A computed fold for a 74-nucleotide RNA from Anaerolineaceae bacterium 4572_78, annotated as transfer RNA. The sequence is in RNAcentral, with records from ENA and MGnify. The source organism's lineage runs through Bacteria, Bacillati, Anaerolineae, Anaerolineales and Anaerolineaceae. The coordinates come from a structure-prediction model, not an experiment, and the mean pLDDT is 84. Rfam family: tRNA. By type it is a transfer RNA.
RNA sequence: CGGGGCGUGGCGCAGCCCGGUAGCGUGCUUCAAUGGGGUUGAAGAGGUCGUUGGUUCAAAUCCAAUCGCCCCGA
Numbered sequence: 001c002g003g004g005g006c007g008u009g010g011c012g013c014a015g016c017c018c019g020g021u022a023g024c025g026u027g028c029u030u031c032a033a034u035g036g037g038g039u040u041g042a043a044g045a046g047g048u049c050g051u052u053g054g055u056u057c058a059a060a061u062c063c064a065a066u067c068g069c070c071c072c073g074a
Base pairs, nucleotide, nucleotide: 001073002072003071004070005069006068007067010026011025012024013023020057028044029043030042031041032040033039050066051065052064053063054062
């Protein structure tokens, strides 16, 4: 320098192909069961999807640029 992959709550991931405004596990908070703990159950808070711009009535999803990490080639 060229090509490719990944980036989504604290952590690990799904959703993207086929646009309709975000979910699962775990963790956290509260409550209940227990003498207490472990554990189980119920409820709840927490992300506007790496960043910026564009298309669209509507973008995590499509397009462009850019940043970080990883892989391949030179």